[in-house]
RNA sequence: CAUCUAGAGGGGUGGAGGGACUGGCCCGCUGAAGCCCCGGCAACCACCUUGGACCAUCGGUCCGAGGGGAGGUGCCAAGUCCAGCAGGUCAUUUUCGGACCUGGAAGAUG
Repeated sequence: CAUCUAGAGGGGUGGAGGGACUGGCCCGCUGAAGCCCCGGCAACCACCUUGGACCAUCGGUCCGAGGGGAGGUGCCAAGUCCAGCAGGUCAUUUUCGGACCUGGAAGAUG
C1' cells in the first nucleotide's frame, strides 16, 4: 500500500482444548489444538497475451485489461462469528437496554 459478506475437507496421529485480545455467542470425547498424508479453493507474487502514459533507450517505470493453474505464499465452521472507539438515523424515553448506517481502531493475508 491492497484486500478481507464469495470460495474450498477427508484420512492418520493425538487426547482437551479452539474461534488473535476483552465481553458475548459458538465449535469440541459423535474427538479440540498440534503434527503427517492426500485433496480442494482462490488468484497476492511469479508466468503468458495485451492497451495506455512517462523516462529517453538494445531498455526501464507507472496505470490498466485478459488468460491458465505445472511454480512461491495463503486459505478450506459461523461476514475478520458479532461487538469494542467516534459520528449519524430510527424506536423507546426516567434510566437500563435496542435496530440500522458510515468512518475508524485492532487483527489476518499478500
A computed fold for a 110-nucleotide RNA from a soil metagenome, annotated as SAM riboswitch aptamer (S box leader). RNAcentral holds the sequence, with entries from MGnify. Of the family's consensus pairs, 97% are formed in the model. The coordinates come from a structure-prediction model, not an experiment, and the mean pLDDT is 83.